[in-house]
Order: sequence, then structure tokens, then C1' cells
RNA sequence: CUCCCCAUAGCUCAACGGAUAGAGCGGGAGCCUUCUAAGCUCUAGAUGGGGGUUCGAUUCCCUCUGGGGAGG
Repeated sequence: CUCCCCAUAGCUCAACGGAUAGAGCGGGAGCCUUCUAAGCUCUAGAUGGGGGUUCGAUUCCCUCUGGGGAGG
């Protein structure tokens, strides 16, 4: 320098172009318990930035940023 892949919650992952973006773990509160753990109930928290297509974008296109890989 060229090409390919990835970017969603604190972490690991879901989501035929159309439901209020879900789940597990983790966090907070409560119940239970002599206390802790376990268990149960409730709860907060996310689409990397900017454009475009579309009635509608996490999803499709372009670009930038970051990460990984291949070639030279």
C1' cells in the first nucleotide's frame, strides 16, 4: 500500500427492512434467612461517528474511526 472480516448493556451473545432492541452473567432494591450463600420478585443500563437509500435502518450503500486477519 491492497484486499477481507468485525463493532449492540460493565462482560458474553441475539434481533426475515416493521412489537417497547432481548437473553445469560454482573450491578442496585426488596423478600426469605440468626447472618452469609443459594433461591424468589422488581429494577437501571446499549446499536462506534457522519452522510445516503427507504413510508420505515441494528439490518442495505458510502465514508471516517477502532480492532482482527491475508498478501506485498
Molecule: transfer RNA
Organism: Candidatus Portnoyibacteriota bacterium